Transfer RNA from an Anaerolineaceae bacterium, 73 nucleotides, folded computationally. The source organism's lineage runs through Bacteria, Bacillati, Chloroflexota, Anaerolineae and Anaerolineaceae.
[in-house]
């Protein structure tokens, strides 16, 4: 140096080009409970890695860039 998958919430992952991007789990927060763990319930928590672009509409398609991991040489 070429090729091939991936990057979404703190972490782990979903999502046929179409409704306000969900879910577990973790953190807060309130009920339980002498206190707490469990166990209910609520809340926050997303520039869908960055820009471009096609399209009425893009997490999803398409080209540039960073990064991650795997093959070839």
């Nucleotide at each position: 140096g070429c090729c091939c998958u991936c990057g979404u919430a703190g972490c782990u992952c979903a999502a046929u080009g179409g409704a306000u991007a969900g879910a577990g789990u973790g953190c807060c927060u309130g009920a339980c409970u002498u206190c707490g763990a469990a166990u209910c319930a609520g809340a926050a928590a997303g520039u869908u890695g960055g820009g471009a672009g096609u399209u009425c509409g893009a997490a999803u398609c398409u080209c540039c860039c960073c990064g991650a991991g795997g093959g070839c040489g």
Notes:
Rfam family: tRNA. By type it is a transfer RNA. Rfam links the family to the GO term triplet codon-amino acid adaptor activity.